[in-house]
Notes:
The RNA shown here (Bacterial RNase P class A) has 342 nucleotides and comes from a Candidatus Hebobacteria bacterium. The sequence is in RNAcentral, with records from ENA. The coordinates come from a structure-prediction model, not an experiment, and the mean pLDDT is 75. A source record names the gene rnpB.
This record gives sequence, structure tokens and C1' cells, in this order.
RNA sequence: GGAGUGAGUCGGGUGAUCGCGCGCGCGCAAGCGUUCGAGGAAAGUCCGGACUCCACAGGGCACGGUGCUGGGUAACACCCAGGCGGGGCAACCCGACGGAAAGUGCCACAGAAAACACACAGCCCCGCGCAAGCGGGGCAACGGUGAAAUGGCGCGGUAAGAGCGCACCGGCGACAUGGCGACAUGCCGGCCUGGCAAACCCCACCGGGAGCAAGGCCGAAUAGGAGGCUAAUGCUGUGGCCCGCAGCGGCCUCGGGUUGGCCGCUCGAGGGUUCGGGCAACCGAAUACCCCAGAGAGAUGAUCAUCCCCGACAGAAUCCGGCUUAUAGGCUCACUCCCACC
Repeated sequence: GGAGUGAGUCGGGUGAUCGCGCGCGCGCAAGCGUUCGAGGAAAGUCCGGACUCCACAGGGCACGGUGCUGGGUAACACCCAGGCGGGGCAACCCGACGGAAAGUGCCACAGAAAACACACAGCCCCGCGCAAGCGGGGCAACGGUGAAAUGGCGCGGUAAGAGCGCACCGGCGACAUGGCGACAUGCCGGCCUGGCAAACCCCACCGGGAGCAAGGCCGAAUAGGAGGCUAAUGCUGUGGCCCGCAGCGGCCUCGGGUUGGCCGCUCGAGGGUUCGGGCAACCGAAUACCCCAGAGAGAUGAUCAUCCCCGACAGAAUCCGGCUUAUAGGCUCACUCCCACC
């Protein structure tokens, strides 16, 4: 100098005028003054929690989710660290990554055969036959099919062959060592067992339901009506079901009323700074430095001037932690590879 990888961060600045929303102050009021006023994703609503209401003695059966190990956290499907597998020269990236030796099931087409087994082409031996071939037996090395073919490959062995024997590699199992563990390494045993669990299933762990239009208070208004069906071996509730438990009416149709205000609402698992612990995620302490939108038809805008690199994706609605997706351009740090020079 070039190419790249991983983190973090910014997301037009300044000024003037007009306008909008919450709060505060002044004012009888109209209004005036003043503070603050979108995001890193406010998005998708995909996970997890807080909060609220409903339900909840207990037991059982389902159903759903998660799925290598250890840690973090309020919790998670998130994060950190590690293991294993795959990709990249590397920095680094990706992985639904428990069990197929518990059972059931499936494996298109092709192929003899897709798994208690089997033999199409073929090889070998024996018998018969002049021969072509036929019959009996053995085989799975070689050919063909397929995404996948009964461990791979070589040597020995054999009539031909075969883990039949042996070396190496792979798998499985036992043992030893290291590690909290996933696992790794060594050694032994021919033990050799196809794949699929994002098929059922098995194992381990987790899970009540509904959501701020939750829900509460005040006010207003109207009704405690009419008709039908059903009923104690019944009905209702237990928000998947059953037992159990609790309650005593339940269901349908018609008719009638309300659609205002306040709270919930934003100060919080909050942010900053400094120490301490930890590889890290994160945790703890101190400081009191900051207050950072809270509407309910829903504010957060417009114009002008000026500067620059001419400004991307995008717009809060109970809150918080994540994930995912969108994003012009800029900056910082760490690391890798290549080239050149000292």
C1' cells in the first nucleotide's frame, strides 16, 4: 500500500420566524411566559418477563414448547465461554447439535434387493452332453441401478470368495487418564449394527387462561322485563379433558340503556461516572451527576438564511429484556492474508 474479518458508534449542524402536544408558573377568563418533545430500529408482533383481572385443595391423562456442555439473567427460543461437525489460506463464520442397539412406520424413480432379508448380469466347483447348453451346489470380490447397497482399502487366503486372518482408517463397546461437563487422548475387543426422529415415539426440563379495548374509581342512564326450552341420576363453574371439589339454577330469543370524566401512564430489572470481582456475558459497591414523549382523533411540523461530504431506513401508544428485518454515508478500535521497503 492492497484485500478482508469482527466489534462499537454517529445518523446533517447553527440561527431566526410561525405552528402543535404534555407539564409548571401567572391570570377571573381569553391568553401569556417557560421546560421538555421519537428510534437504533419507535417496524415485524416472533420469543421472554413485569403489571392487571379471572381461575387455582389434590391427583391423573392429554397438549404445546425447548433440546451439545458449563455459566449469566426477573426470564427466554437471548447472551457469554467452551466442545463437536461443516466452510474459509487466515482473522473468522455457520449449525433444531439428545436418542435409530426400546417399539412402530417410511425410503419416490431405477434396481435382483431399500433391510428378520435378497442375487439380475456374472464368477467358481461337480455331474450330464460332441457342442450350444442343462441340472445340483458354493459366492458376493467384479459389473449394472440408485441420494443411499449390508464397514472402506490393501495384503494374505481360496476352486471362486468372504473380517475368514492381518495392517491402516472409520464406527461401536469396555477400561485407563485429563476435564465440573460436553468431550478429548491412549489402549483393548472383529463387536461391524444402512438412512430418516423438521415421521410417530422415547428421554430430560419447562408451561394455568386472557391481555392496558388488561383493570379500577366516579358520574349518567335503564332494567330488575316478556316469551320459549330444560332441571336434582340435573345444571353451572373449575378457561384442554377426567376424577375430585365448590355452587344452585342454567340456556336461547325478543325488548331496553350507556358510549362521559379520572386513574392505570410512565422514575425505571433506568442512565452516567468511578472503583472492585469475573476470560466474558454479567454481578456488586460508591456517588446523588441526569430526568430522558406520555397523547386519546391521537403533538413532535413548516418556511427562510447559512455551512458541509447535500442527509438512508423510517414515526412512540402499558412498560422492559431479546431476536429478526430495513438502513445513504461517515468515524473509531482490534485482528488476518498478500505485496514492497527498512

Its Rfam family is "Bacterial RNase P class A". It is annotated as a ribozyme.